[in-house]
Context: one part of a larger RNA
RNA sequence: CUCUCUCUAAGGAACUCGGCAAAAUAGCCCCGUAACUUCGGGAGAAGGGGUGCCUCUUCACAUCACAAAGGGGGUCGCAGUGACCAGGCCCGGGCGACUGUUUACCAAAAACACAGGUCUCCGCAAAGUCGUAAGACCAUGUAUGGGGGCUGACGCCUGCCCAGUGCCGGAAGGUCAAGGAAGUUGGUGACCUGAUGACAGGGGAGCCGGCGACCGAAGCCCCGGUGAACGGCGGCCGUAACAAUAACGGUCCUAAGGUAGCGAAAUUCCUUGUCGCAUAAGUAGCGACCUGCACGAAUGGUGUAACGACUGCCCCGCUGUCUCCGACAUGGACCCG
Numbered sequence: 001c002u003c004u005c006u007c008u009a010a011g012g013a014a015c016u017c018g019g020c021a022a023a024a025u026a027g028c029c030c031c032g033u034a035a036c037u038u039c040g041g042g043a044g045a046a047g048g049g050g051u052g053c054c055u056c057u058u059c060a061c062a063u064c065a066c067a068a069a070g071g072g073g074g075u076c077g078c079a080g081u082g083a084c085c086a087g088g089c090c091c092g093g094g095c096g097a098c099u100g101u102u103u104a105c106c107a108a109a110a111a112c113a114c115a116g117g118u119c120u121c122c123g124c125a126a127a128g129u130c131g132u133a134a135g136a137c138c139a140u141g142u143a144u145g146g147g148g149g150c151u152g153a154c155g156c157c158u159g160c161c162c163a164g165u166g167c168c169g170g171a172a173g174g175u176c177a178a179g180g181a182a183g184u185u186g187g188u189g190a191c192c193u194g195a196u197g198a199c200a201g202g203g204g205a206g207c208c209g210g211c212g213a214c215c216g217a218a219g220c221c222c223c224g225g226u227g228a229a230c231g232g233c234g235g236c237c238g239u240a241a242c243a244a245u246a247a248c249g250g251u252c253c254u255a256a257g258g259u260a261g262c263g264a265a266a267u268u269c270c271u272u273g274u275c276g277c278a279u280a281a282g283u284a285g286c287g288a289c290c291u292g293c294a295c296g297a298a299u300g301g302u303g304u305a306a307c308g309a310c311u312g313c314c315c316c317g318c319u320g321u322c323u324c325c326g327a328c329a330u331g332g333a334c335c336c337g
Base pairs, nucleotide, nucleotide: 001332002331004329006327007326010323011322014321019318027051028050029049030048031047036041038153052075053074054073055072056071057070058069076080088316093311094310095308096307100112101111116151117150118149119148120147121146122145128137129136130135154303155302156301157300159233160232161231164230165229166226167225168224169223170222173221174220175219179215180214183211184210185209186208187207188206191202192201193200194199234252235251236250237249238248261295262292273289274288275287276286277285
């Protein structure tokens, strides 16, 4: 110096990103216990008192015994849950309702799940899934069932837009494939002609091709519906008897221009916004304001008792975290052998 442990005057978080670590609290009995609340909780709330040993004694019920509890007296220590073991507490925020689950080996969370809500598909040889198939799961189930999506207890609620995209419905019109097809056109072709051969021109039927009016489903176009479907939810100018502001008016654009609620927020750039509280001092915290760069309603909005090894802030207690270090013990390092 270091590991582990013990103690420390005065102060008591001044340490630090942060009370990290340590200290403190602690068992049992009695008293007592607030806001709030979903009436279950909160709660071991908080906050107090007692606790060893000896001796005498009470014990009701028909009786006896024991246990447990109680009463009187005494007694020792600094200390009686005498060691070990063994909750620190309070106040008001954020997020997630909760118990659960997770990155085996850097993340346990506000992430996932969840009960509940809602939309949608599916009538059973179901929908959906795996497999080329046979076959299997779903399910020896049957819509109070099964699959999928979103949301996420509970309370109060969930506004406007169907123009685009998706989905559902419609079938008049437009478009439209294979296929069919009247017709039309080319090749070949018995045969005919040119002169008798090679050759040239023409050419019935059949065969082989090209084009093709017309017929022709779904789809798309089209017409409607649909937002707890994907999604979206404006700008400029003026106006009130000080000023400021604008209930009001004008105008442009749009499918419609953000309703309730919340708001410098896990969202606020400017920003340490402004005001208040708390501190001697507060880029933090809480309560407000609203100028929301760029909240907002099941990619849910806003509240919420209980809960949380979550996260921010504060108070009490407590302490070597610190002012500011020191001392002791064991092991290591180190020195001698």
Molecule: large-subunit ribosomal RNA, domain IV
Organism: Capsicum annuum